[in-house]
RNA sequence: GCUUUCAUAGCUCAGUAGGUAGAGCACUACCUUGGUAAGGUAGAGGUCAUGGGUUCGAUUCCCAUUGUAAGCU
Numbered sequence: 001g002c003u004u005u006c007a008u009a010g011c012u013c014a015g016u017a018g019g020u021a022g023a024g025c026a027c028u029a030c031c032u033u034g035g036u037a038a039g040g041u042a043g044a045g046g047u048c049a050u051g052g053g054u055u056c057g058a059u060u061c062c063c064a065u066u067g068u069a070a071g072c073u
Stems, first nucleotide, its partner, number of pairs: 001072004006067002010025004019056001027043005049065005
């Protein structure tokens, strides 16, 4: 230098033939217990890397950029 993968909640990851996003762990409150631990219920937490384009509508499609991992030379 070229090619490809990936970027989504604090962490690990789903998701979508385009219609306003979920799980586990962690966190908060409550229940349970004599008290812990475990368990249960509820809740908070996300400009879906950035910018632009297409579209009535984009996390999803297209382009560029940034970062990441791998390969080739």
A computed fold for a 73-nucleotide RNA from an uncultured Clostridia bacterium, annotated as transfer RNA. Its mean pLDDT, the model's own confidence on a scale to 100, is 80. Its Rfam family is "tRNA". Rfam classes the family as a transfer RNA.